[in-house]
Molecule: transfer RNA
Organism: Parcubacteria group bacterium LiPW_15
RNA sequence: GGCUGGGUAGCUCAGUGGUAGAGCAGACGUUUCAUAAGCGUCGGGUCGUGAGUCCGAUUCUCACCCCAGCCA
Numbered sequence: 001g002g003c004u005g006g007g008u009a010g011c012u013c014a015g016u017g018g019u020a021g022a023g024c025a026g027a028c029g030u031u032u033c034a035u036a037a038g039c040g041u042c043g044g045g046u047c048g049u050g051a052g053u054c055c056g057a058u059u060c061u062c063a064c065c066c067c068a069g070c071c072a
Base pairs, nucleotide, nucleotide: 001071002070003069004068005067006066007065010024011023012022013021018055026042027041028040029039030038048064049063050062051061052060
């Protein structure tokens, strides 16, 4: 330098055009003599950055940044 895959909640990941979700973690409640476990509730996101297409973009297109791998 070229190619491929990836970047979404604190962490691991889903979602592939129509208001962004799960598990774990966190806070609170319940339970217990107490703790843990269990159960319930709640908070937490400029969806890597910028532009384009579209009535509408996390999703499609382009450029750039970062991570991993392959080739030279």